[in-house]
RNA sequence: GAUUUAUAAAGAAGAGGCGAGAGAAUGGGCUCAACGAACCUCUGGCAACCUGCUACCAUCAUGGAGAAAGGUGCUAAUUCCCACCUAAUUUUAUUAGGAGAUAUAAAAU
Numbered sequence: 001g002a003u004u005u006a007u008a009a010a011g012a013a014g015a016g017g018c019g020a021g022a023g024a025a026u027g028g029g030c031u032c033a034a035c036g037a038a039c040c041u042c043u044g045g046c047a048a049c050c051u052g053c054u055a056c057c058a059u060c061a062u063g064g065a066g067a068a069a070g071g072u073g074c075u076a077a078u079u080c081c082c083a084c085c086u087a088a089u090u091u092u093a094u095u096a097g098g099a100g101a102u103a104u105a106a107a108a109u
Base pairs, nucleotide, nucleotide: 003107004106005105006104007103008102013043014042015041016040017039021032022031023030026083027082028081029080044075045074046073049071050070051069053066054065056064057063079101084098085097086096087095088094089093
C1' cells in the first nucleotide's frame, strides 16, 4: 500500500515553538486563523478498538458489566455540510435511508 470486519450525532484544552494559511482529495458552500490558526513539542484530558485486570452478572461455550495499567486513536463545527442512488413530502427544496469516498481500530496477507 491493497483486502476483510466494526465504528463514525456523544465525549475531551492549556502552555511553548513556528509564522500563513487551515478544515483528506476535486468542485461548491460555510467556518477557523496575526486576539497567531494549521503543523511540531510538552503536560493534561476523552474514549474503550486491542492486550491485560476484577471478592461482579450470566453461560456448555461465546458473552455482559466495571475499572483505565499497557498498545493505538482522538481532543472546533455530524466524517463541518452538499455532490451519486432511492423514497416521502411542504416539489427544484426539505427530510429520511442507502451507496461511494475518507478516518480509526482489529485481523490476516